Model confidence (mean pLDDT): 83 of 100. This is a predicted structure of a 476-nucleotide part of an RNA (small-subunit ribosomal RNA, 3' major domain) from an uncultured bacterium. The full RNA is in RNAcentral, with records from ENA, Greengenes and SILVA. Its Rfam family is "Bacterial small subunit ribosomal RNA". Gene Ontology terms of the family: ribosome and structural constituent of ribosome.
Context: one part of a larger RNA
RNA sequence: UGACGGGGGCCCGCACAAGCAGCGGAGCAUGUGGUUUAAUUCGAAGCAACGCGAAGAACCUUACCUAGACUUGACAUCUCCUGCAUUACUCUUAAUCGAGGAAGUCCCUUCGGGGACAGGAUGACAGGUGGUGCAUGGUUGUCGUCAGCUCGUGUCGUGAGAUGUUGGGUUAAGUCCCGCAACGAGCGCAACCCUUAUUGUUAGUUGCCAUCAUUAAGUUGGGCACUCUAGCGAGACUGCCCGGGUUAACCGGGAGGAAGGUGGGGAUGACGUUAAGUCAUCAUGGCCCUUAUAUCCAGGGCGACACACGUGCUACAAUGGCCGGCACAGCGGGAAGCGAGUCAGUGAUGGCAAGCGGAUCCCUCAAAGCCGGUCCCAGUUCGGAUUGAAGUCUGCAACUCGACUUCAUGAAGCAGGAAUCGCUAGUAAUCGCAGAUCAGCCAAGCUGCGGUGAAUACGUUCCCGGGCCUUGUACA
Numbered sequence: 001u002g003a004c005g006g007g008g009g010c011c012c013g014c015a016c017a018a019g020c021a022g023c024g025g026a027g028c029a030u031g032u033g034g035u036u037u038a039a040u041u042c043g044a045a046g047c048a049a050c051g052c053g054a055a056g057a058a059c060c061u062u063a064c065c066u067a068g069a070c071u072u073g074a075c076a077u078c079u080c081c082u083g084c085a086u087u088a089c090u091c092u093u094a095a096u097c098g099a100g101g102a103a104g105u106c107c108c109u110u111c112g113g114g115g116a117c118a119g120g121a122u123g124a125c126a127g128g129u130g131g132u133g134c135a136u137g138g139u140u141g142u143c144g145u146c147a148g149c150u151c152g153u154g155u156c157g158u159g160a161g162a163u164g165u166u167g168g169g170u171u172a173a174g175u176c177c178c179g180c181a182a183c184g185a186g187c188g189c190a191a192c193c194c195u196u197a198u199u200g201u202u203a204g205u206u207g208c209c210a211u212c213a214u215u216a217a218g219u220u221g222g223g224c225a226c227u228c229u230a231g232c233g234a235g236a237c238u239g240c241c242c243g244g245g246u247u248a249a250c251c252g253g254g255a256g257g258a259a260g261g262u263g264g265g266g267a268u269g270a271c272g273u274u275a276a277g278u279c280a281u282c283a284u285g286g287c288c289c290u291u292a293u294a295u296c297c298a299g300g301g302c303g304a305c306a307c308a309c310g311u312g313c314u315a316c317a318a319u320g321g322c323c324g325g326c327a328c329a330g331c332g333g334g335a336a337g338c339g340a341g342u343c344a345g346u347g348a349u350g351g352c353a354a355g356c357g358g359a360u361c362c363c364u365c366a367a368a369g370c371c372g373g374u375c376c377c378a379g380u381u382c383g384g385a386u387u388g389a390a391g392u393c394u395g396c397a398a399c400u401c402g403a404c405u406u407c408a409u410g411a412a413g414c415a416g417g418a419a420u421c422g423c424u425a426g427u428a429a430u431c432g433c434a435g436a437u438c439a440g441c442c443a444a445g446c447u448g449c450g451g452u453g454a455a456u457a458c459g460u461u462c463c464c465g466g467g468c469c470u471u472g473u474a475c476a
Stems, first nucleotide, its partner, number of pairs: 001476002003473003007470007015460002019423002022420001026314008034305002042053002064300003068296002073125001077124002079121005086103002089100003106115003127289002130287001132285001136283002138278003141274001143272001148187006154163003167178003193266004198234007207224003212221002237260001240254005303442001316416001320375007332363003337356002341352004382413001387408007429452007
């Protein structure tokens, strides 16, 4: 000087408390451990691994296993030789490989040849998702959006170092003010950026419709006022008032205002810590394999199942289930696509097919909600697992191992022990919708979007984490 303390002081955070809804019990989905297996590929491991890498494992992916095949190689460059670019077919095989014969005859040219491509030979080499993240780059998590981390000059100290950065106030903040052997400065904080909340203006189609006409319908004429769209502006700064405060910073209250003291949200992550994660995104040192640890291919596996844990979904019902009718979004996506409408089917879906590369058409009927009816507290008209049968669709192919539909079946479950998680407002809770990946989909995941919309916070004694000052120390 740090680090640590079941030392002290001050302060903060959904840290506790106050509340709301959960998890832990059930069924299912998913990840992990374990076990099993020919293989169940690999990685991730307290918080910060476990719906994580994986924004899509039937083949492919795929790295694993079994069997078969291949050796200058599936891919790159160079050297030599030959040439017929390329395409479909037959035999064989589980398939690749292999064998056969057929069609066909690339571009430029100085006519020597050159280029592209194919086949062959030779060796240099290729190749490796093989090991090492404790050799590394890059990148990421975490402490933590915590308020800290440092430097120059000066001063003090023999020195390590100190001072500044401590102190008195204040703040979300090392934010600002005052003081001070310090004076300044840098990286952080804040602001500048995006979005949302108000408004002016410009513009008026594909958007909108107040007035006029018209229609089944903003449908059409007309209009651009309104909504909306998207450019440019305005607006919030403790600017104004009162009180407190040291006359300061600032704090409390008020006015005006769409918005008030950082308005809400996002992006943004200092010096560093964790030999944290990643050699399987990629790159890369040295090590290892080289007729195999490379490559190709068929089938299987990654989907196993006595069990244990994490994360979710659905429930256990009446603030509910079921039936009928009626209403209101926003973000997005669409051409090998979205597909209106109509016909067939109980339905998944199929046939025909308008429109739309889209503020125009489609996905797209949002659902909770409201109105009416029914059920009457029961393992039920709750709950839907499981299983049987029949189908639909995608795809070369749904046996291992897809989703969906219909009929039948109707399990556990009557609110979950110890323990434990999230959340302070348009939040929690609840309701649906869209998208990426994607042929299809195991998505109940993830990322967004809007609808409805709470309760509580006395307070900081205690638990956890953190910041500053100080104190002790046999630790560095």